[in-house]
RNA sequence: GACAAGGGUAGGCCUCGGUUCACCGAGGCAGAUAACCGUGCUCCAUAUAUAAGCACGCAUCACCCCUCACGCGCAGGCAAUGAACUCCGCCCCAUGGGGCUGGCGGAGGCGGAGCCCUCUCUGGAGAGAGAGGGUGAACCGCCUUAGCUGGGGGAACCGGGCCAGGCCCGGAAGGGAGCAACCUAACCCCGGACGCCAGCGUUCAUGGGUCACCGGAGGAAGCCGGCGUGAGAUGGCUCUGGUGCGUGUUUAUAUAUGGAGCACGGGGCUUUGUC
Numbered sequence: 001g002a003c004a005a006g007g008g009u010a011g012g013c014c015u016c017g018g019u020u021c022a023c024c025g026a027g028g029c030a031g032a033u034a035a036c037c038g039u040g041c042u043c044c045a046u047a048u049a050u051a052a053g054c055a056c057g058c059a060u061c062a063c064c065c066c067u068c069a070c071g072c073g074c075a076g077g078c079a080a081u082g083a084a085c086u087c088c089g090c091c092c093c094a095u096g097g098g099g100c101u102g103g104c105g106g107a108g109g110c111g112g113a114g115c116c117c118u119c120u121c122u123g124g125a126g127a128g129a130g131a132g133g134g135u136g137a138a139c140c141g142c143c144u145u146a147g148c149u150g151g152g153g154g155a156a157c158c159g160g161g162c163c164a165g166g167c168c169c170g171g172a173a174g175g176g177a178g179c180a181a182c183c184u185a186a187c188c189c190c191g192g193a194c195g196c197c198a199g200c201g202u203u204c205a206u207g208g209g210u211c212a213c214c215g216g217a218g219g220a221a222g223c224c225g226g227c228g229u230g231a232g233a234u235g236g237c238u239c240u241g242g243u244g245c246g247u248g249u250u251u252a253u254a255u256a257u258g259g260a261g262c263a264c265g266g267g268g269c270u271u272u273g274u275c
Base pairs, nucleotide, nucleotide: 001275002274003273004272005271006270007269012029013028014027015026016025017024018023036266037265038264039263040262041261042260043259044258045257046256047255048254049253050252051251052250053249054248055247056246057245058244059243060242061241062240064236065235067233068232070230071229072228073227074226076224077223081221085218086217087216088215089214091209092208093207094206095205096204097203098202099200100199101198102197103196104195105194108143109142110141111140112139114135115134116133117132118131119130120129121128122127148192149191150190151189152188153187159184160183161182167176168175169174
C1' cells in the first nucleotide's frame, strides 16, 4: 500500500418525553451515503455581442401622390348644334300675403227694475207713500269692444224668476210670505266665428346670394371631354413602397458571471487477519 471482516465517527432514519414537524433530551435502527474540493452535463437568472421578426420615430428616394404639356391606342358626345361666354330655373337667405297645424282668450262702462238695510209719514190689519245707503251674474235699456254665438249638462235645497194647491191678514175688496211644477244665472263639456301668438316636408310675390352638378334659353359654323399606355417636367411626403439610422420589444445563437440539480473522481478514524 491492496483486499476481507469487525468496531467507531460525520451525516441520516424511527420511537418516546419536554404543549408543536423547529430546538433540546433519552432510547433504538442500519451505517461512509456527509461536509469540502475538482471535472463534466443540464436548467434558471443577469449582462454583453450578433442575427432575425414586429412596432414607433427621423432622414432620404421612388411610375407613391398632385399638376402640366407631348406621343400612341380605345370607346364615346356633337348640325336633333361642340367649346368659350351671357342669362335663368333648380338650391340658399330675408321680408310680406295666403294655406295648414297648434296654443291662449271671452272685456269695460252707464242707467233702471228687483232685492237688502235705516229713517219719516199715512192706514184698523194686510199694506201704502217718501228719503238715504248698499247690492245689482240673473229682468230691461244704452254706449264701447275682437271679447260674440250654437248644442248638451247643471235643475230637490244651499242662486234668480214665476209661483197651482195649501197657509197668513181682512167683513169684503184686496194684499203678503212661499213649497212643488215650469223657466233660468253661476259653473262644466263639445263646436262655430273672431282676436292674439307660435310653428311649417306648403304656396305666391319682392329683394339678395349662388349657379359646382343637373335642366332650359341665347350665343358661337366646329369641336369636346373620358379611359388606358409610353417617355418627360415641376412640386410633395397625405397614402403605398424601398433604403439608412435610432428607440422599444420578442425570438435564436455565442460568451461571461451567479445560482440550482445530476454524474464521476478525490475526500474520514481504528482493530484483527492475509498478501